Predicted 3D model of a 188-nucleotide RNA (Lysine riboswitch aptamer) from Aneurinibacillus terranovensis DSM 18919. The sequence was found by an Rfam model in a public genome assembly. Of the family's consensus pairs, 98% are formed in the model. Its mean pLDDT, the model's own confidence on a scale to 100, is 79. It matches the Rfam family "Lysine riboswitch aptamer". From the family's description: Riboswitches are metabolite binding domains within certain messenger RNAs that serve as precision sensors for their corresponding targets.
Formats: sequence, structure tokens, C1' cells
RNA sequence: CGGUGAGGUAGAGGCGCGAAAACCAUGAGUAUCCUGCCGGAGGACAGAGAAUCCGCAGAAGGCAGAGGAAAGGGGAAUUCGCCGAAAUGGCAGGUUUUUCUCACCGCCUGCUGUUGGGCUUACAUUGAACAAGUGUAAGACUGUCACCGGCUUUACAUCCCGACUGCCGGUGGAGGACUAUCUCACAU
Repeated sequence: CGGUGAGGUAGAGGCGCGAAAACCAUGAGUAUCCUGCCGGAGGACAGAGAAUCCGCAGAAGGCAGAGGAAAGGGGAAUUCGCCGAAAUGGCAGGUUUUUCUCACCGCCUGCUGUUGGGCUUACAUUGAACAAGUGUAAGACUGUCACCGGCUUUACAUCCCGACUGCCGGUGGAGGACUAUCUCACAU
């Protein structure tokens, strides 16, 4: 100098990932409440059961009038944490929602699988939505490594070769990766 294995530190990809409060639009002239009319036995935000309450002194529902929200999701910037960032499937546990029980949805944690990244399109799904999210598939783009091919390319008078470096093209792989660097162990 170089090999194998383990561990650490710092980085790169770019419309890069995620979170937060304020603001803005949408939600929506919607829901709820009140008044009048219709209606005529059920109703209590979403499934089932139970209990309780309301209801012929008029329920659900509909029309008109007056008045009139919010949540989730979204937007541009700001701040913060980062580069399996993060997302998602399965299993298990916890928590939450209505008066209670079970279940669904939502949230959190652990284990395990998949995805390098963003974009576009189609379908499905969540959603008020034509916004946005998620899943599947396809398409080109992009970063990285390996292999192959080509170009570039030092000294000596010239010529040739062409390692390193840089660039271009093709094929393939995956983040447990890649680049740089440090430590330990083993082998030589």
C1' cells in the first nucleotide's frame, strides 16, 4: 500500500422527507338553534345489543323565514427535526369515541415485510371536493454503485500504448446501500 469482519463520525441525492403555531381560502350560507306550515310515530351524530330519556301537549322527515358555526384535509411563507428522512402492509398491545358493552374509525408503542427519490398518467380507495392522501401498474426523469464500450490524458526528440482523473453512452443492482474518514479484531 492493499484484504476480511465489526463498530463509530461526518456528508450527498432535490419541486428531498416530516412536524408545529399563527394567517388565508375551502368546508358553507352547510350543520345546529328559533319561528310558521306540511307530516303522523318514532327518535336520541356511525354498526349491534342493553339501559335511560324525549315524543299524539306532535317524533323522524320536508318546505319557507331569520340568524349562522366547527373539525379533518389544503395553500404560500416562517421555525424546528432530519436523509429509512419517511410512507405503508401484517401481527400484537394500549388508548379514544356515544350512558354502558362489543365492534369500526382515529391516535400511540413494539415486532416483522416492502419502497433509493420526486413527477406524470390510469384504476381503486379515503374525502364536501375537480384539492390532497394512500395502494397497484405503466412511463420518462434523476442520484448512487458495479460491469462493458468510447473520448480525454504526464516526462523524454518523435511516434505508440493508455494507469489515475474527467466526460459520454449501454446494461444491471439496491438505502442493511453510497462517499469520505477513524477505531478494533483477524489474516497476509